[in-house]
RNA sequence: GCCGACGUAGCUCAAUAGGCAGAGCAGCUGUUUUGUAAACAGCAGGUCGUCGGUUCAAUCCCGAUCGUGGGCU
Numbered sequence: 001g002c003c004g005a006c007g008u009a010g011c012u013c014a015a016u017a018g019g020c021a022g023a024g025c026a027g028c029u030g031u032u033u034u035g036u037a038a039a040c041a042g043c044a045g046g047u048c049g050u051c052g053g054u055u056c057a058a059u060c061c062c063g064a065u066c067g068u069g070g071g072c073u
Base pairs, nucleotide, nucleotide: 001072002071003070005068006067007066010025011024012023013022019056027043028042029041030040031039049065050064051063052062053061
């Protein structure tokens, strides 16, 4: 230099022929317990890397850009 992959909650990851963004763990509250843990119930937490474009509508399509980790030379 070229090629393709990935970027979504604090962490690990889902989510499609564009139409309300989810799970597990962690966190908080409650129940239970003499108390803690566990268990159970509930709550909160997201500009979907950034910028722009298409569209009535974008995590999703298009372009650029940044980052991570690969392959080729």